Predicted 3D model of a 480-nucleotide part of an RNA (small-subunit ribosomal RNA, 3' major domain) from an uncultured Campylobacterota bacterium.
The prediction has a mean pLDDT of 83.
Context: one part of a larger RNA
């Protein structure tokens, strides 16, 4: 110098407390352990593993397992020797593959116009090689969790100490902040904060179509038509906010508080993550050393498993009802996808969905009627018109194929559940809560999952005594 402490002092943070609503009870959905099994492929393990990799396990993915095969190989360069490449078909076989028939004769150059070289493409031989989702993440890179968006880690000259090392960076205020300001043997400087960079709030310019519609006409009353780009609103450029005015308290930085403003003191969200720590993760994204395996630990195929099932945890969805449950009518986002697409109007079907196709590379057409909302009728507290799980049957759509192992309809069916013990999470404002919406993967989907997206739209913070983490100064110490 650290490091730790049930040692101090001062701050902070949804950490407590104040408050909301949740998990822990119940059935399902889903990962996770166990446990079976031929095989339940592997990986993540407190916080920082468990709807995580996995933004799509019927085939295929697939790495696993049973079986049947291949040995220069499914993929890459290279050498001889043959053949164009390809198309079309028959037999056997789970199929990988194995035996055949027919048809075909090309490109580029050189040029004797039928040879010969090339490029590709195939098929046989033989060796160098190939391949490995085999092992080591405690050999590595790269990426990425975590502390923590916490204010902090650090350097060069100086000084001081024999040295390790200290000063700077401590102090007295003050900030969200090592942010600033005084002060000082320190004088500067770097990575960090901040800002510069995106969205969203106002306003101007500058454009007016597919978007708008105040006035003017026309109307099939619909911006539907002429017309207009004022307004919405689209998408580029700039503008505005700096404690800059004013009171005020202080030497200053800065604190309160007031005006003007759409916006006030970091205006809201996000991108952004210092020096290092966890010998944290990842050799299954992807590169990589070393090590191992080569007729196998490597390739090809069908089936079959990843989907099991005494149980045990996490994570969610769905209720247990009257702020409800159901029937009829009615109202208002954003935001995103669309050509192997997305599909209107019609017609068939109780319905999932079927027929058929207008329109539309898309501010145009369509996926698209948002839904809590509101208006009106019922239902009257009950295991119910509450919840829907399980189970019959029967249908429908993808798709070669839904039996192991999809998803939807339709009748039926109607379990557990009457608010959850001990514990224990998440949120401070358009936030929690509730309520739809859409997209990514994707032939479908087991999605209740992610990610975004908008509507309705709260309550409570006296305060830091305690719990937990973290910051900065000090102080014990048999600890390095």
């Nucleotide at each position: 110098a650290g490091a730790c402490g049930g040692g101090g002092a001062c701050c902070c943070g949804c950490a407590c407390a104040a408050g909301u609503g949740g998990u822990g009870g119940a059935g399902c959905a889903u990962g996770u352990g166990g446990u079976u099994u031929a095989a339940u492929u592997c990986g993540a393990a407190g916080a920082u593993a468990c709807a995580c990799g996995a933004a799509g396990a019927a085939c295929c993915u697939u790495a696993c397992c049973u079986g049947g095969c291949c040995u220069u190989g499914a993929c890459a360069u290279g050498g001889u020797a043959g053949g164009a490449a390809c198309c079309c078909u028959u037999a056997a076989g789970a199929g990988a593959u194995u035996a055949g028939g027919g048809g075909g004769u090309g490109c580029u150059a050189g040029c004797u116009u039928g040879c010969u070289a090339g490029a590709a493409c195939c098929u046989a031989c033989a060796c160098a090689c190939a391949g490995g989702u085999g092992c080591u993440g405690c050999a590595c890179g790269g990426c990425u969790g975590u502390c923590g968006u916490c204010a902090g880690c650090u350097c060069g000259u100086g000084u001081c100490g024999u040295g390790a090392g200290a000063u700077g960076u401590u102090g007295g205020g003050u900030u969200a902040a090592g942010u600033c300001c005084c002060g000082c043997a320190a004088c500067g400087a770097g990575c960090g904060c901040a800002a510069c960079c995106c969205u969203c709030g106002u306003c101007a310019u500058u454009a007016g179509u597919u978007g708008c519609u105040a006035a003017c006409a026309g109307u099939u009353c619909g911006g539907c038509u002429g017309a207009g780009c004022a307004c919405u609103c689209u998408a580029a450029u700039g503008a505005g906010a700096c404690u800059g005015c004013c009171u005020u308290c202080g030497u200053a930085a800065g604190g309160a508080g007031g005006a003007g403003g759409a916006a006030g003191g970091u205006g809201a969200g996000g991108a952004c993550g210092a020096c290092g720590u966890c010998a944290a993760g990842u050799c299954a994204u992807c590169a990589u050393g070393g090590c191992c395996c080569u007729u196998a630990c490597g390739g090809c195929c069908a089936g079959g498993g990843c989907u099991a099932c005494a149980c045990a945890c996490g994570u969610g969805c769905u209720a247990c009802a009257a702020u409800g449950g159901g029937g009829c009518g009615u109202a208002c986002a954003g935001a995103g996808g669309g050509c192997u697409g997305c599909a209107a109007u019609a017609c068939c079907g109780c319905g999932a969905g079927g027929u058929g196709g207008a329109g539309c590379c898309a501010a145009u057409c369509c996926c698209u009627u948002a839904a809590a909302g509101c208006g009106u009728c019922u239902c009257u507290c009950a295991g119910u018109u509450c919840g829907g799980a399980u189970u019959g049957u029967u249908c429908u759509c993808u798709g070669c194929a839904a039996c192991u192992c999809g998803a939807g309809g339709a009748c039926a069916u109607g379990a557990a559940g009457c608010u959850g013990g001990a514990a224990u999470c998440a949120c401070u404002a358009g936030u929690a809560a509730u309520c739809g919406u859409a997209g990514a993967u994707c032939a479908g989907c087991u999605a209740u999952g992610c990610u975004a997206c908008g509507g309705u739209g709260a309550a409570u913070a006296c305060g830091u005594u305690c719990c937990c983490g973290g910051g900065u100064c000090u102080u014990g110490u048999a600890c390095u």